[in-house]
A computed fold for a 346-nucleotide part of an RNA from a metagenome, annotated as small-subunit ribosomal RNA, central domain. The full RNA is in RNAcentral, with records from SILVA. Its mean pLDDT, the model's own confidence on a scale to 100, is 87.
Context: one part of a larger RNA
RNA sequence: UUGGGUUUAAAGGGUGCGUAGGCGGUUAAUUAAGUCAGUCGUUAAAGGCAGCAGCUUAACCGUUGUAAGGCGAUUGAUACUGAUUGACUUGAAUUCGUUAGAGGUAGCUGGAAUACGUAGUGUAGAGGUGAAAUUCAUAGAUAUUACGUAGAACACCGAUUGCGGAGGCAUGUUACUAUAACGAGAUUGACGCUGAGGCACGAAAGCGUGGGUAGCAAACAGGAUUAGAUACCCUGGUAGUCCACGCUGUAAACGAUGAUAACUAGAUGUUCGGGAGCAAUCCUGAGUGUUUAAGCGAAAGCGAUAAGUUAUCCACCUGGGGAGUACGACCGCAAGGUUGAAACUC
Numbered sequence: 001u002u003g004g005g006u007u008u009a010a011a012g013g014g015u016g017c018g019u020a021g022g023c024g025g026u027u028a029a030u031u032a033a034g035u036c037a038g039u040c041g042u043u044a045a046a047g048g049c050a051g052c053a054g055c056u057u058a059a060c061c062g063u064u065g066u067a068a069g070g071c072g073a074u075u076g077a078u079a080c081u082g083a084u085u086g087a088c089u090u091g092a093a094u095u096c097g098u099u100a101g102a103g104g105u106a107g108c109u110g111g112a113a114u115a116c117g118u119a120g121u122g123u124a125g126a127g128g129u130g131a132a133a134u135u136c137a138u139a140g141a142u143a144u145u146a147c148g149u150a151g152a153a154c155a156c157c158g159a160u161u162g163c164g165g166a167g168g169c170a171u172g173u174u175a176c177u178a179u180a181a182c183g184a185g186a187u188u189g190a191c192g193c194u195g196a197g198g199c200a201c202g203a204a205a206g207c208g209u210g211g212g213u214a215g216c217a218a219a220c221a222g223g224a225u226u227a228g229a230u231a232c233c234c235u236g237g238u239a240g241u242c243c244a245c246g247c248u249g250u251a252a253a254c255g256a257u258g259a260u261a262a263c264u265a266g267a268u269g270u271u272c273g274g275g276a277g278c279a280a281u282c283c284u285g286a287g288u289g290u291u292u293a294a295g296c297g298a299a300a301g302c303g304a305u306a307a308g309u310u311a312u313c314c315a316c317c318u319g320g321g322g323a324g325u326a327c328g329a330c331c332g333c334a335a336g337g338u339u340g341a342a343a344c345u346c
Base pairs, nucleotide, nucleotide: 004317005316006315007300008299012314014201015200016199017198021194022193023192025088026087027086028085029084030083031082033081034080035077036076037075038074039073040072041071042070043069048066049065050064051063052062054060091191092188093187094186095184096183097182098181099180100179103177104176105175106174107173108172110154114150115149116148117147118146119145120144121143125136126135162169163168206247207246208245209244210243211242215241216240220236221235222234223233258313259312260311261310262309263308265292266291267290268289269288270287271286272285273284274283275282276281295302296301319346320345321344328339329338330337331336
C1' cells in the first nucleotide's frame, strides 16, 4: 500500500462544540474545470513487441517498423461531478401554542437519625464478639426525659421510572437558565452531515489556599485470631469525606457496541404528547423495556434502540512478552498525564 476488521478474540476517541478538509436534497439555464471521443505534436539511445538479416543454431547482435501509457495543443460531446445564475420545499432552522422531567446555577427551608453539652430520674454495669479482650463507668456510665448546639445525608413516595452530551442528577420551595417532544404549518430557503488539529466539560481519589468537621474512615495505635497475621473481627483514630476558589484530566469514563441518514416482520409492557369515541377502546408521534421472524454471527447472541441491508465522515487494530516501559517533546505545584519505540525473547 492492497485487502480485512473493531459487543466478548488485537481494535470505537470519556463526552460535546467546532476550524480546515471530505461528503451532500429537488429543479431550470449557462459554462465546459473534472469526465468521454477524434486529430496533431512530443515522449534521446538502449530495452519491449513484430518483420527481415548476421555469427553452423541459440543466446547474442544488426536493421526496419511500431504500440500502450503520460504530457501539451486543438476540435467536439454534456449524462454525472464541479462552477455561475434563478426557482422549490420534503432536509435543517426559526415562530406560535401545549406538555414533560432527580437537567443546571444560586438563595431560603423541613423533619427523622447521629454526636456532643446542660439539667432531671436512676444504679452497677455498659459495650463488643464465634468466644473474648482492649474501651467506657461510683468523679455516677449504659438506659430514660426535657431543652440546646453542630455537621452531613435526604427514609417512605421510588419503579424494568424520569432527565442530561457524557461525567452525572433525588427533602420542600423561590429566582434565573438550558433542553426535548407533540400540534399548527406562519417564516427562511439546503442554511446540512461528519469533523484531523483546536476549545470546553469531565466520577472517585489526589494537590494548593482558606474555612468546616456530626457520622464514617486510608495511615497509625491497641485488643484478639494465628505457626506467624504488617490482614480478615473488635476498640480508638488523623488525613480525607463537606463548603469556596484554583489545579489535576484519569476510570470496567461500559451498551466493553463512534456520529448522522435511509430501508427491512410480528407480539407485548411502560413514560410523555396528539386525535376519534358516551364508554370500553382504537389510531398516531417521540422515548424506554421484553420476546421473537428474516437476516447476520465462530458461537454466546443481536434482531426497527441491529451486531440486518446500504451511504458519508472520523477514530482505532495487525502475534505474546519486553511495555503503555525507555528516550525525547508537551502539559502539571506535585502526584503524574499525553504522545510512544527498540534490543532481546517465545